About this RNA
This is a predicted structure of a 349-nucleotide part of an RNA (small-subunit ribosomal RNA, central domain) from Gluconobacter oxydans. Model confidence (mean pLDDT): 89 of 100. It matches the Rfam family "Bacterial small subunit ribosomal RNA". Its family is annotated with structural constituent of ribosome and ribosome in the Gene Ontology. Taxonomically the source falls in Gluconobacter (Bacteria, Pseudomonadati, Pseudomonadota, Acetobacteraceae). The full RNA is in RNAcentral, with records from ENA and SILVA.
Context: one part of a larger RNA
C1' cells in the first nucleotide's frame, strides 16, 4: 500500500466561511465512453495447473489440454449510474405571525468597595504573623466624620440557566447590528452535504506607537522561616494588568468525543415556544428546540457511552502507525521580536 484505528493505549485541524474536488432526494422519457451480457480477433514460447509419456525413482525433460482473469473490435441489455430534458415537495431556502437571551459594536451613566488629598475630632499605637520582623506613626499614624479626585471591577438576582462557531461573553440605559427557536403558509423547486488549497475570527502571556495608572501584581529590594531558602509567610514594589490602533496565532485552544444526515426502548429534572383539556391564583396530557442526571438494548480492553452515543449506517474532511533522539537540527514560508508553522535522520532501547 492493503488492512486497522483515532474519549482516557499513537491518532479529531483550536473555530469557521468557502474555490477544487467526493457524495448527493422523488417520479417520467430519451441517450449511453461506466456497468452487464454475447461474438469475433488477439492475449508468443517457455513457466503455474491438471492428464499423461521418458531417464530404476525424484529433481529434471517432455506430449496434450487447461488458462493467460487482460485489451481491441462488434451487437445488444438500459436495472444501477451518468448526460439532457420534464414534472414533484418530504432535503434547503423565502413569506407572515410571535419568542427568548452575559450573542457582538458604539456612546453615554449609577452604586458599593479601594487607594490617594483636603479638613474636624481624638491619641499612642496601627499593621502584619505560626510567632516576628520589615514598614507605618507624636513633622499626629490607625480609627472616625464631612468633603475632594481617579483608575478598575460589577455584589445581591445567578441557576450541571442563557447566548455565541469557537475563543468566549454578566451593573443599568440608548443606538446600530449578527444569529436562534416556535406557529402558520396557498412561494422557489434539490437550489444540498462536505471541503484539500484558500481567507476570516482566535483566550491568556507578549511584542510596536501613544495614552492611563485605583487595586493586584512577574522582575527586584528588604523582613522571616531553614542546614541552606534564588521559594512558600510578611513589607514594599516595577513592567503588566486598562484605553485606542497595529502585530503574535499559540493553549489540558477539552466534551482530550470533527461536520452534517437518518435509524434504534424508557424514567426524571430544567430553559424558551406552541396545543388540548379542566376542579384557569393554576394543574394535567402532548409536541418542537435546547441543557442536565439515570439506565433497556447495543458497544467497549476495562473505565464508561447509552435519541447531546463511544448503538446501527451513510457522506466528506483531519490525523495516526513502537519508546527515546525530538516537535529538535537543515531548508522553506511567516514575524518587529519572542517565537510559530511546516519537520526529518544518525544513534539508541
Nucleotide at each position: 500500500c492493503u488492512g486497522g484505528g483515532c474519549g482516557u493505549a499513537a491518532a479529531g485541524g483550536g473555530c469557521g466561511c468557502g474555490u477544487a474536488g467526493g457524495c448527493g432526494g422523488u417520479u417520467g422519457a430519451u441517450g449511453c465512453a461506466g456497468u452487464c451480457a454475447g461474438a469475433u480477433g488477439u492475449g508468443a514460447a517457455a513457466u503455474c495447473c491438471c492428464c499423461g509419456g521418458g531417464c530404476u525413482u525424484a529433481a529434471c525433460c517432455u506430449g496434450g489440454g487447461a488458462a493467460c482473469u487482460g485489451c481491441a473490435u462488434u451487437u445488444g441489455a438500459g436495472a444501477c449510474g451518468c448526460a439532457u430534458u420534464g414534472a414533484c415537495u418530504a432535503g434547503a431556502g423565502g413569506u407572515c405571525g410571535a419568542g427568548a437571551g452575559a450573542g457582538g459594536g458604539u456612546u453615554g451613566u449609577g452604586g458599593a468597595a479601594u487607594u490617594c488629598c483636603c479638613a474636624g475630632u481624638g491619641u499612642a499605637g496601627a499593621g502584619g504573623u505560626g510567632a516576628a520582623a520589615u514598614u507605618c506613626g507624636u513633622a499626629g499614624a490607625u480609627a472616625u466624620u464631612g468633603g475632594g479626585a481617579a483608575g478598575a471591577a460589577c455584589a445581591c438576582c445567578g441557576g450541571u440557566g442563557g447566548c455565541g462557531a469557537a475563543g468566549g461573553c454578566g451593573g443599568c440605559a440608548a443606538c446600530c447590528u449578527g444569529g436562534c427557536u416556535c406557529g402558520a403558509u396557498a412561494c422557489u423547486g434539490a437550489c444540498g452535504c462536505u471541503g484539500a488549497g484558500g481567507c476570516g475570527c482566535g483566550a491568556a502571556a507578549g511584542c510596536g506607537u501613544g495614552g492611563g495608572g485605583a487595586g493586584c501584581a512577574a522582575a527586584c529590594a528588604g523582613g522571616a522561616u531553614u542546614a541552606g531558602a534564588u521559594a512558600c509567610c510578611c513589607u514594599g514594589g516595577u513592567a503588566g494588568u486598562c484605553c485606542a490602533c497595529g502585530c503574535u496565532g499559540u493553549a489540558a485552544a477539552c466534551g482530550a468525543u470533527g461536520u452534517g444526515u437518518g435509524c434504534u426502548g424508557g424514567a426524571u429534572g430544567u430553559u424558551g415556544g406552541g396545543u388540548a383539556a379542566c376542579u384557569u391564583a393554576g394543574u394535567u396530557a402532548c409536541u418542537c428546540a435546547g441543557u442536565g442526571u439515570c439506565g433497556a438494548a447495543g458497544c467497549u480492553a476495562a473505565c464508561g457511552c447509552g435519541c447531546u452515543a463511544a448503538g446501527c449506517a451513510c457522506a466528506c474532511c483531519g490525523c495516526c502507525u513502537g519508546g527515546g533522539g525530538a516537535g529538535u537540527a537543515c531548508g522553506g514560508c511567516c514575524g518587529c521580536a519572542a517565537g510559530g508553522u511546516u519537520g526529518a535522520a544518525a544513534c539508541u532501547c